A computed fold for an 87-nucleotide RNA from Ligilactobacillus equi, annotated as Bacterial small signal recognition particle RNA. Rfam family: Bacterial small signal recognition particle RNA. The literature on the family includes a 2002 paper in Nucleic Acids Res by Regalia et al., "Prediction of signal recognition particle RNA genes". The source organism's lineage runs through Bacteria, Bacillati, Bacillota, Lactobacillales and Ligilactobacillus. The gene name in the source record is ffs. Its mean pLDDT, the model's own confidence on a scale to 100, is 75. The RNAcentral record of the sequence draws on ENA and Rfam.

RNA sequence: GCCUUGGAACAAUGUUCUCCUUACGAAUCGUGUCAGGUUCGGAAGAAAGCAGCACUAAGUAUGUGAGGGCAUGUGUUCCAAGUUACG
Numbered sequence: 001g002c003c004u005u006g007g008a009a010c011a012a013u014g015u016u017c018u019c020c021u022u023a024c025g026a027a028u029c030g031u032g033u034c035a036g037g038u039u040c041g042g043a044a045g046a047a048a049g050c051a052g053c054a055c056u057a058a059g060u061a062u063g064u065g066a067g068g069g070c071a072u073g074u075g076u077u078c079c080a081a082g083u084u085a086c087g
Base pairs, nucleotide, nucleotide: 001084003082004081005080006079007078008077009076010075011074013071014070015069016068017067018066019065020063022061023060024059030055031054032053033052038047039046040045
């Protein structure tokens, strides 16, 4: 030096988890606002509140994002052992 085995570091890849960005997202057991209508009242008004709308929850999806786990499996480097050749 070649080959084999084991280990370590780094990098990428794959996969998964959490956070963040964006979007969607409540038939009914979320919130707010509640047309119409209902109830109380002599009236002024008040109360409850359907539909609708808005904000979101659980959750789903997305990313020139962030941080971890797993895979010595991949690539590179280093270390150790064994075999063999040369000096």